[in-house]
Context: one part of a larger RNA
RNA sequence: UGCGCACGGCGGAUGCCUAGGCACAGACCGGCGAAGAAGGACGUGGCAAGCUGCGAAAAGCCUCGGGGAGUUGCAAGCAAGCUUAGAUCCGGGGGUGUCCGAAUGGGGAAACCCGGCGGGAGCAGUCCCGUCACCCUGCCACAGGGAGCCAACCCAGGGAACUGAAACAUCUAAGUACCUGGAGGAAAAGAAAUCAAUCGAGAUUCCCAGAGUAGCGGCGAGCGAAAAGGGAACAGCCCAAACCCGGGUGAGGAGACUCAACCGGGGGUUGUGGGGCCGCAUCGCGAGGCGAACCGAAGCAUAGCGGAACGGUACUGGAACGUACGACCGCAGAGGGUGAGAGUCCCGUACGCGAAAUGCGAGUAGGUGAGCUGAUGCGGACCCCGAGUAGGCCGGGACACGUGGAACCCUGGCUGAAUCCGGGAGGACCAUCUUCCAAGGCUAAAUACGAGUCUGUGACCGAUAGUGAAGAGUACCGUGAGGGAAAGGUGAAAAGAACGCCUGACGGCGAGUGAAAUAGACCCUGAAACCGUGUGCAU
Repeated sequence: UGCGCACGGCGGAUGCCUAGGCACAGACCGGCGAAGAAGGACGUGGCAAGCUGCGAAAAGCCUCGGGGAGUUGCAAGCAAGCUUAGAUCCGGGGGUGUCCGAAUGGGGAAACCCGGCGGGAGCAGUCCCGUCACCCUGCCACAGGGAGCCAACCCAGGGAACUGAAACAUCUAAGUACCUGGAGGAAAAGAAAUCAAUCGAGAUUCCCAGAGUAGCGGCGAGCGAAAAGGGAACAGCCCAAACCCGGGUGAGGAGACUCAACCGGGGGUUGUGGGGCCGCAUCGCGAGGCGAACCGAAGCAUAGCGGAACGGUACUGGAACGUACGACCGCAGAGGGUGAGAGUCCCGUACGCGAAAUGCGAGUAGGUGAGCUGAUGCGGACCCCGAGUAGGCCGGGACACGUGGAACCCUGGCUGAAUCCGGGAGGACCAUCUUCCAAGGCUAAAUACGAGUCUGUGACCGAUAGUGAAGAGUACCGUGAGGGAAAGGUGAAAAGAACGCCUGACGGCGAGUGAAAUAGACCCUGAAACCGUGUGCAU
């Protein structure tokens, strides 16, 4: 030095564990903010660095409930207290709430600086309290609203490229990503100028299906409907106009008055066309309908409460929840904990019960009820029925549809109707036929999503996994935008090793604890590489 054996060191794999994650489902909830949010800075404890809580009233104050023996957070210790006259703790409401932050008196390099006005304290320097940004609306004295934040979902205005087409330009990716504006608990859409097909349907939305069909397409890549049918959920309404009444304004007029546009009230809202106006006829007068206003639940949520049955015997063991034997409960044999594997030890579980206060329900269900209220038919054909609109042409966009035979829809430019003997649509266009009334508005549910709260589940992970994170957006890096870790386990219980010895200390040897100390805090198990000690053999 090598090979082997034994015993160690180092190291932290593996096994077991879980305090943390991941995913899905359901329920609740779906907002906060100038009455100053979200998020922070700085403070705040007897001793106090960090976290948590809180705000100069500062790990807290008041009150109303719950609860019932300990308690002054994580977090030991010392000190000093509180508590059955009910503390700590849990929940509802309230108070306080420095400074920054939309930040709003002005400024500003956030958490700082400097003011005006009114009031107050002080001898004074000075300090304290209140108030003072901008925009919009209004009756401008003053009042109300807005601003900012927030996970996704929603609507709208803008809007890529990589990529695919085995290159690439139309096309695709994709109206996606992304930017902006706006809103709600949902949003959007929505009561046919819709479909359909000679039969009919009857607002919208969502699902299944039709169907990868009909189609579109350098007919390439690829894109890709609709109606019918079956379900979920269902709900319908209000204006403009004609006409009538009233009002102020303006014009004309000497005046009475007339006219005009406008405003308010009545009227009216439709496609077997409707309405107005005029005339006639029938029924009906108090039932019904509508309904302002007032009163106003149940229930649910936010603390909780009750809740059966083995101090059974013996054995092993440090410990019984194990084994043997014997009992008991069960609307409860889900789960977790307890010194090993517990229906009957503890927390719970099935089942049942509970709120002073606040919120939702909801000003809803329900009750009372001022007040308002004619309906139908026939005839007349005078009036009205949404205008720079419909339509046309040019250019775009959007429709599954790329200009195509290209309808329908939107509109930048140029034009430009009709009022029921009217107008739109039925995929160029025309006729016939059918169907429907645009150019005003509102509308719950079925649908989408999950920041937050709660519950349940897992052929999800188990510390190089699972979130980046078993608490961390920390340490650290970067001028900055930004990047971004590592790190779990003594034991049932600290019983965490009094005391002695070696030593400067670390560390160790005894003693002691413990079932175990090769469980000793660098602490469960403790693989390999690597390093030793002893020994056998070889050289």

Record summary
A computed fold for a 539-nucleotide part of an RNA from a Gemmatimonadota bacterium, annotated as large-subunit ribosomal RNA, domain I. The coordinates come from a structure-prediction model, not an experiment, and the mean pLDDT is 84. The sequence was found in a public genome assembly. The organism belongs to Gemmatimonadota, within Bacteria.